RNA sequence: AGAGUUGGCGGCUAGGGUUCCGGUCUGUGCGCAGAUGCUGGUCCGAGAGCUGCCCCCCGAAGGGAGAAAUCCUUCGGACGCACGGCGGGACAAAAGCCCGGGAGAC
Numbered sequence: 001a002g003a004g005u006u007g008g009c010g011g012c013u014a015g016g017g018u019u020c021c022g023g024u025c026u027g028u029g030c031g032c033a034g035a036u037g038c039u040g041g042u043c044c045g046a047g048a049g050c051u052g053c054c055c056c057c058c059g060a061a062g063g064g065a066g067a068a069a070u071c072c073u074u075c076g077g078a079c080g081c082a083c084g085g086c087g088g089g090a091c092a093a094a095a096g097c098c099c100g101g102g103a104g105a106c
Base pairs, nucleotide, nucleotide: 004106007054008053009052010051011050012049015044016043020041021040022038023036024035025034026033027032057077058076059075060074061073062072063071064070081101083104087099088098089097
């Protein structure tokens, strides 16, 4: 100095907190107000978690004036690696969220 196989979207989970709902406590003029993260519902949520689909790639068959190239459709296959802070940022808040497959390590 370089390499270590890195497309997109959805559903969900580990995990996360507290806007809203619920719970609990206190007060009450009984309308509610304040406090509290609580086993919860809503909510946030993974590159290195699960899963589905699409793109890309390969093959076969069929089709288009049709040998090749190319294009379209259908079907089948493949889509393989991945240790990792501190700190900062967003939303009400926090986080395996984002900075970030970054710094660094090997």
Predicted 3D model of a 106-nucleotide RNA (Guanidine-I riboswitch aptamer) from Rhodopseudomonas palustris. Of the family's consensus pairs, 100% are formed in the model.